[in-house]
Molecule: Bacterial RNase P class A
Organism: Limnohabitans radicicola
RNA sequence: GAAGCUCGCCAGACCGCCGCUGGUGCAAUCUCCGAAAGGAGGCACUGGAGGAACGUCCGGACUGCACAGGACAGCGCAGGAGGUAACACCUCUCCACCGUGAGGUGAGGAUCAGAGCAACAGAGACGAGUCGCUGUGGGCAACCGCAGCGGGUGAAACGGGCAAUCUCUGCGCGCAGCAAUACCAAGUAGGCACACGUUGAUCUGGCUCCGGAGAGUGUGCGGGUAGGUAGCAUCGAGCCGGGUGGGCGACCCCCGGCCCAGAGUAAUGGCGGUCACACAGCGGGCAACCGCUGUGCACAGAAUCCGGCUUAUCGGCGAGCUUCACAC
Numbered sequence: 001g002a003a004g005c006u007c008g009c010c011a012g013a014c015c016g017c018c019g020c021u022g023g024u025g026c027a028a029u030c031u032c033c034g035a036a037a038g039g040a041g042g043c044a045c046u047g048g049a050g051g052a053a054c055g056u057c058c059g060g061a062c063u064g065c066a067c068a069g070g071a072c073a074g075c076g077c078a079g080g081a082g083g084u085a086a087c088a089c090c091u092c093u094c095c096a097c098c099g100u101g102a103g104g105u106g107a108g109g110a111u112c113a114g115a116g117c118a119a120c121a122g123a124g125a126c127g128a129g130u131c132g133c134u135g136u137g138g139g140c141a142a143c144c145g146c147a148g149c150g151g152g153u154g155a156a157a158c159g160g161g162c163a164a165u166c167u168c169u170g171c172g173c174g175c176a177g178c179a180a181u182a183c184c185a186a187g188u189a190g191g192c193a194c195a196c197g198u199u200g201a202u203c204u205g206g207c208u209c210c211g212g213a214g215a216g217u218g219u220g221c222g223g224g225u226a227g228g229u230a231g232c233a234u235c236g237a238g239c240c241g242g243g244u245g246g247g248c249g250a251c252c253c254c255c256g257g258c259c260c261a262g263a264g265u266a267a268u269g270g271c272g273g274u275c276a277c278a279c280a281g282c283g284g285g286c287a288a289c290c291g292c293u294g295u296g297c298a299c300a301g302a303a304u305c306c307g308g309c310u311u312a313u314c315g316g317c318g319a320g321c322u323u324c325a326c327a328c
Stems, first nucleotide, its partner, number of pairs: 001324010012275007020048007030041004050299001055309001057308005062177004074173005079093005094108001095106004109168002114166002116162002126159001131150008181230004187225001191221006202213005236259001238258006245252002277296008
């Protein structure tokens, strides 16, 4: 200098104006919506997407239902040891394969329990047997039996192989999922209880009384639905920093600090300016480079939460290592 391998990081910055949305504080307990439950409205301060929020593929938390214990069925996992709340994730390591190498990949338990499968070629493919030649016995012959020898095909030729076919062994899993679930709670129609009622309740016309219709009427309770609230985002498998703490490592331990998005048609945005970065063009310069103009700035968007995995991603930065070439 070239070509690579592994790990980690960033994902434009700042200012102004106009908005959206959550929280806290303040104030009349005022106004509006609603039958209620409940919600909205003012001012100030303040929080407001990601490394994958994607996929919804694994594993958990949480919630409801079920449940004496165990098993069957079903689904999943599979070298060994460890990490973790748990895992199909991660780490270390053995083995196999790929790579000159740094490294990468692995669906790596069992074929002395049983079943199943094997393209093409080949006489024959897992049942057994026989393609050719020789010898020999039988038969008129075709052919049949026995013994010996040989070549070819193919991944594999009687020995075995495949468990990514069923199966067996060991281990794990009760089932469903935030549209879970809990609470508050209309209208209408059912339900229950009580009272009155053809000896006329109740409704109704004129209203001391009379007339008409007439089999239900009234009160209370309870379940469910619409709707509302919680779940739900201030205290956890939390985040950041430090440790002459432990461990090869994943990870664990100790100390200090912090509170960090959140709706239910679904906020996290729009416009303008300056700077940065990349590319292209033009101009200047021997060159490094400088100036101007234009364009671009990926993938993508939380929805109960968390740990993983997979997939997408313009560009850029850092660290360690490998191979080759050259110079000393």